Two RNAs folded together computationally: RNase P RNA and transfer RNA, 412 nucleotides in total. It holds a member of the Rfam family "Bacterial RNase P class A". It is annotated as a ribozyme. Its family is annotated with dimeric ribonuclease P complex, tRNA processing and ribonuclease P activity in the Gene Ontology. Model confidence (mean pLDDT): 77 of 100.
RNA sequence: GAGUCGGCCAGGCAAUCGCUGCUGGAUUCGAUCCAGUAGAGGAAAGUCCGGGCUCCACAGGGCAAGGUGCCAGAUAACGUCUGGACGGCGUGAGUCGAUGGAAAGUGCCACAGAAAAUAUACCGCCUGCUUCGGCAGGUAAGGGUGAAAUGGUGCGGCAAGAGCGCACCGCGCUGGCAGUAAUGGCAGUGGCAGGGUAAACCCCACCUGGAGCAAGACCAAAUAGGGAAACAAUGGUGUGGCCCACACUGUUUCCGGGUAGGUCGCUUGAGUUGCGCGGUGACGCGCAUCCCAGAUGAAUGAUUGCCCGCGACAGAACCCGGCUUAUCGGCCGACUCUU
RNA sequence: GGCCCCAUCGUCUAGUGGUCCAGGACAUCACUCUUUCAAGGUGAAGACACGGGUUCGAUUCCCGUUGGGGCCG
Numbered sequence: 001g002a003g004u005c006g007g008c009c010a011g012g013c014a015a016u017c018g019c020u021g022c023u024g025g026a027u028u029c030g031a032u033c034c035a036g037u038a039g040a041g042g043a044a045a046g047u048c049c050g051g052g053c054u055c056c057a058c059a060g061g062g063c064a065a066g067g068u069g070c071c072a073g074a075u076a077a078c079g080u081c082u083g084g085a086c087g088g089c090g091u092g093a094g095u096c097g098a099u100g101g102a103a104a105g106u107g108c109c110a111c112a113g114a115a116a117a118u119a120u121a122c123c124g125c126c127u128g129c130u131u132c133g134g135c136a137g138g139u140a141a142g143g144g145u146g147a148a149a150u151g152g153u154g155c156g157g158c159a160a161g162a163g164c165g166c167a168c169c170g171c172g173c174u175g176g177c178a179g180u181a182a183u184g185g186c187a188g189u190g191g192c193a194g195g196g197u198a199a200a201c202c203c204c205a206c207c208u209g210g211a212g213c214a215a216g217a218c219c220a221a222a223u224a225g226g227g228a229a230a231c232a233a234u235g236g237u238g239u240g241g242c243c244c245a246c247a248c249u250g251u252u253u254c255c256g257g258g259u260a261g262g263u264c265g266c267u268u269g270a271g272u273u274g275c276g277c278g279g280u281g282a283c284g285c286g287c288a289u290c291c292c293a294g295a296u297g298a299a300u301g302a303u304u305g306c307c308c309g310c311g312a313c314a315g316a317a318c319c320c321g322g323c324u325u326a327u328c329g330g331c332c333g334a335c336u337c338u339u
Numbered sequence: 340g341g342c343c344c345c346a347u348c349g350u351c352u353a354g355u356g357g358u359c360c361a362g363g364a365c366a367u368c369a370c371u372c373u374u375u376c377a378a379g380g381u382g383a384a385g386a387c388a389c390g391g392g393u394u395c396g397a398u399u400c401c402c403g404u405u406g407g408g409g410c411c412g
Stems, first nucleotide, its partner, number of pairs: 001337009011307007019039009041313001045324002048322005053212004060244004065208005070084005085099001086097004100203002105201002107197003122143002124139006151169006170192001171190005177184002216264004226255006235249004271290001273288006308311001340411007349365004357395001367383005388404005
């Protein structure tokens, strides 16, 4: 100088006036006022995964449907993360990968081309015949088509050729070695088993019951507790994709009438910070410490002063772990290459 | 806040991996017909929301983004 990876910050300070929650005090029926204190993010976003929580039934059996897909581990769980294997890119630090199965079966492969997969030969090469126009046979080395053409390169061999033979590489099988495994490498053996596509159906392994805080629970008001009709216990309802199973029990339509909301769920939690220990790491364990938004028309804003680098993306609504997407700039650490 | 669905000419739509250059109707434009306009006839222009991936090949399959719509008290 050029880069790779990881972590952190997200304008600062002061004054005044406001807003929401909590605590204390005063007035006090409700409520209001005063003082103190706390008050958005790394993504609060998209709602793409997973889990907690709640209801249906404690989520049970079968079918269907969906998802994931190298190996081992972490975790409450995951499609996330960590470590490793293999392959691609990079000189390198590193980085990317939906990375099981195509000799279980089915489908598809336009155009071109002889042939797109039980096969086959357009030009060419070689042999034989010939009426010299071609015909029959052999071959797949070469040309040509295509995204893709029946292992690749070289030597030998042959009428010309060909795994026909040999060497190396690739591939399959067998054996033992290293590794928990994925896999690697070694030795032997087989002339090659017969294209691609599984983000096509499918097969194999594993996972998934459905709905979502507008879930749901409690309190309270009103109600017709009325009239009419139809249907009905192998029935109906219960939010399950369907069936079984389970629970409850009359259901539907019309007429007429009526409605009012409040509280909880709600934030103490797979939590924060520090130290120590175990582990390569993700992470786990122990001790100490802290309480850090909780609204329901929904708060976190406005004005002024000073400073700098003139400040990006963007605003909680049940909670948490991830992923993805958006993002002005700045700081720190580790490492690589070149000089 | 939560749960779903959709996106193709200006508008309404067909297409569901290739045969085609994405087809059709209305609308637009030009020519024709008519004294003129309309209707009719002939022709033209005009689109796969955006960015990646799988595949030889993507409007179609997968992922993300953007925009729009619907339902739940």